RNAcentral holds the full RNA, with entries from SILVA. A computed fold for a 350-nucleotide part of an RNA from a metagenome, annotated as small-subunit ribosomal RNA, central domain. It matches the Rfam family "Bacterial small subunit ribosomal RNA".
Context: one part of a larger RNA
């Protein structure tokens, strides 16, 4: 720069917003920048090619033609692209009506249970194990009863269920507040998709500052197993886990499936919204749309498998691959208290 790819072989950024850039709905009229089409100059010679000539011949010289990625001018045509002005409603969106939800943020509040602490009844044991110590108990343990105290998580309902754009999100109430869908009708009038660079958000662990600690538990201490045990198992346990600012940006951040759009058999379950028949009613049957599982046609696919929510068929746009290992590593940049993140070779070598 071209080609073939990216679920599982190398390949989709963790996810979003969104600027420049690309690409962009039906139609009318105008332009003529792109484009097409005719003329037309220009592209030196030589050299390559073709046809012919000269050296006995060839290399070699020589006449003639063709060819020369393009670029210029100038006439013409308006289908598409672009420009300009104009109209329209499907695309997109707003308004008005319903509905569902662990979406976020902040407030508050509740029982279950663990452990603690105060008393009561009570005695010789508990706890743990594959056995066992270790550890707790006569200074009265565990059991049980009452009463306190405090932190964390929310049992059933609970789903193959719901919602977020990824991460993620669950007791209950009560403020704020985001986004979907679903339905009549009106309304604007292409306002769109999909994005390098940016920006934002982003699980756990990890870091700072300052609370805060029941459970649990890296590191650590004992006790056991074992040839040995820096493990597995026990009995302690400190960071951490919680909370409140501020970092850190990673991940098997997964559907290993970037987004949007349009098509292209069906079948069953389920979750939210409309409609429609039937039924007194609980409801049932049918059909629409937005979701969310499973099976499956055709068609794909190396195969597994996908399969209208595609990995089928196309279309616009963005990322990202190019034999294994040296390596996601050194260098240098950026970032960040750090811990390191990201950006990313190469020599060697099979």
């Nucleotide at each position: 720069c071209u080609g073939g790819g990216c679920g599982u072989a190398a390949a989709g950024c963790g996810u979003g917003c969104g600027c420049a850039g690309g690409c962009g709905g039906c139609u009318u009229u105008g332009u003529a920048a792109g484009a097409c089409a005719g003329g037309u100059g220009u592209g030196a010679a030589a050299u390559c090619c073709c046809c012919g000539g000269g050296c006995u011949u060839a290399a070699c010289c020589u006449g003639g033609g063709a060819a020369u990625g393009g670029c210029g001018c100038u006439u013409g045509u308006g289908a598409c692209u672009g420009c300009a002005a104009g109209g329209c409603u499907u695309g997109a969106g707003u308004u008005c009506g319903g509905c569902a939800g662990a979406g976020g943020g902040g407030g508050g509040u509740g029982g279950a249970a663990u452990u603690c602490c105060a008393c009561g009844u009570g005695u010789a044991g508990c706890a743990g194990u594959g056995a066992a110590a270790u550890g707790c108990g006569u200074a009265g343990a565990g059991a049980u009863g009452u009463g306190g105290a405090g932190g964390a998580a929310c049992a059933c309902c609970g789903a193959u269920g719901g919602c977020g754009a990824a991460g993620g999100c669950a007791g209950c109430c009560c403020c704020c507040u985001g986004g979907g869908u679903c339905g009549c009708g009106a309304c604007u009038g292409a306002c769109g998709c999909u994005c390098a660079u940016g920006c934002a958000c982003g699980a756990a662990a990890g870091c700072g500052u300052g609370g805060g600690g029941a459970g649990c538990a890296a590191a650590c201490a004992g006790g056991a197993u074992u040839a040995g045990a820096u493990a597995c198992c026990c009995u302690g346990g400190u960071a951490g886990u919680c909370c409140a600012c501020g970092c850190c940006c990673u991940a098997a951040a997964c559907g290993a499936u970037g987004c949007c759009g349009a098509c292209u058999a069906g079948g069953u379950g389920u979750u939210g919204g409309g409609g429609a028949a039937g039924g007194a009613g609980a409801c049932u049957u049918c059909u629409u749309u937005a979701g969310u599982a499973c099976c499956g046609u055709a068609g794909c696919u190396a195969a597994c498998g996908c399969g209208u929510g595609a990995a089928g068929u196309c279309g616009a746009c963005c990322g990202c691959c190019u034999g294994g290992g040296g390596a996601g590593u050194a260098c240098g940049g950026u970032c960040g208290c750090a811990a390191g993140a990201u950006u990313a070779a190469a020599a060697c070598u099979c």